Context: one part of a larger RNA
Molecule: large-subunit ribosomal RNA, domain I
Organism: Pollicipes pollicipes
């Protein structure tokens, strides 16, 4: 010094458990905001921090309803003061207060601070003054009337929110095995504005000589017709099958909430019965959670009942409006959307230039003529189907179980880092109950540790459940 056992520390992995997340459905809400938002700052309870709550009326103030014995929010007790059957704490709807900052709006500004005018009232304390726009009113220049301007009034507006939604601007990387037309792609981004949805919408459509009959969405036609350095790729429509359907009428439905709401004892082991045995019992309730182990009959529930709307079935039923739309339609030159990259390229937007008819007319029907068919541009509104969830509530899961699931089960977008954009962690678990070790002893009036007492366990002692290597150490034996 190896090695073996053997007991211990240290460690936290594994088991097991779950406040937390996560994902899909259902139903609700679909906004807030100058009557000050959203989102901070400082306050605020007798007692020190932070969370939550609230605002100098400050964990509360007032009213109406529920409600019924405690209660003064939480980490969190202790001590104090007081509250309450004259009905409180708590719940729910109303209202009253609501400091400063932020759109922030009297100036100002390095947010939460500074500094005025003016009216009341003056110990002091209130109220009011920002800016565009729309109306109206007064007043009013150069300049006769005007006009611009000025000034009052009065109503609006701004600014925030995940997606979702129109519209207006609009890459690249990437593919094309380079790469320039192409493509990614009208996709990310950026900006305007809105609405619970939005947008489209009631045929100057489509169709094929047979009709159909606003629009939106789904399926399907179809990866077809087609476009295409005919390369990479990119792609329709007709039809067809559904989806939807105001107001009213009649049936039916029945949230939140409330109220009732069945049915077990004995023995037994045990710290404890929800176990085990023995015999019952309800069940329109044997979901679930809870309670000292595993509970249909201990509790909370649950099925069931009461109970208004929307809903949902049936009937019927999507359209209305103002009138007849001129620098409009078309032409031509240049671009842009549609499969359609100019092509025979219609059709539809735009920007320049031109420029009609006027129902006896006019526009499509894919150059473009005739024929036939179809519709009525140049005026507007329109529900339901559809999109989408930041928020509330409920239901679920061959979804996760603390290196997992959100980044956050825990005081988290904190700690910490960064001049700044912004990056961004870790920590779960004594025990049924603190019953959280009275007293004693060793010690330094210490830690810490023996006893000793609580418990079912203390080798559950708050470095607390289980507690594996690695780590380290005692003892014992073997070999050097």
């Nucleotide at each position: 010094g190896g090695c073996a056992c053997a007991u211990g520390g240290c460690g936290a992995a594994u088991g097991a458990c779950u406040u937390g997340g996560c994902a899909u459905c259902g139903g609700g809400a679909g906004g807030c905001g100058a009557u000050g938002a959203a989102g901070g700052a400082c306050g605020u309870u007798g007692g020190a921090a932070c969370c939550u709550g609230c605002g100098a009326a400050a964990a509360g103030c007032c009213u109406g309803a529920g409600g019924g014995a405690g209660c003064u929010g939480g980490u969190a007790a202790c001590c104090g003061a007081g509250c309450u059957g004259u009905g409180a704490u708590c719940u729910c709807a109303g209202g009253a207060u609501g400091u400063c900052c932020g759109a922030a709006u009297g100036g100002g500004g390095a947010a939460a601070c500074c500094c005025g005018g003016c009216c009341c009232u003056u110990u002091u304390g209130g109220g009011u003054c920002a800016u565009c726009g729309u109306a109206c009113g007064c007043u009013g220049a150069a300049u006769g009337c005007a006009u611009a301007g000025g000034c009052g009034u009065a109503c609006g507006a701004a600014g925030c929110g995940a997606a979702c939604g129109u519209g207006g601007g609009g890459a690249a990387c990437u593919g094309a095995a380079a790469c320039a037309u192409c493509u990614c792609a009208g996709u990310a981004c950026c900006c305007a504005c809105a609405g619970g949805a939005a947008a489209g919408g009631a045929a100057a459509g489509c169709a094929a000589c047979c009709g159909c009959g606003a629009c939106u969405c789904c399926g399907u036609a179809a990866g077809u017709a087609g476009u295409g350095g005919c390369g990479a790729a990119c792609g329709a429509a007709a039809g067809c099958g559904g989806a939807u359907a105001a107001a009213u009428c009649a049936g039916u439905g029945g949230a939140a909430c409330g109220a009732c709401g069945a049915a077990c004892a004995c023995g037994u082991u045990g710290g404890a019965a929800u176990g085990c045995g023995u015999g019952a019992c309800c069940a329109a309730a044997g979901a679930a959670g809870g309670u000292g182990a595993c509970a249909g009959u201990c509790c909370u529930g649950u099925a069931g009942c009461g109970g208004a709307a929307a809903g949902c079935u049936g009937a019927u039923g999507a359209g209305c409006u103002c009138u007849a739309g001129a620098g409009u339609a078309g032409g031509u030159c240049c671009g842009g959307g549609c499969c359609c990259g100019u092509g025979a390229a219609a059709c539809c937007c735009g920007g320049a230039u031109u420029g009609a008819a006027c129902a006896u007319g006019g526009g499509g029907g894919g150059u473009c003529c005739a024929c036939c068919c179809u519709c009525c541009a140049a005026g507007g509104c329109u529900a339901a189907g559809u999109a989408c969830u930041a928020c509330c509530c409920g239901a679920u899961g061959a979804c996760c179980g603390a290196u997992a699931g959100u980044g956050a089960a825990u005081c988290a977008g904190u700690a910490a880092g960064g001049u700044g954009a912004c990056u961004g962690a870790a920590c779960g678990u004594u025990g049924a109950a603190a019953a959280g070790c009275a007293c004693c002893g060793c010690g330094a009036u210490g830690a810490g540790c023996g006893g000793g007492g609580u418990g079912a366990a203390a080798g559950a002692g708050u470095a607390c459940c289980u507690g594996a290597a690695a780590c380290c150490a005692u003892g014992u034996g073997c070999c050097u």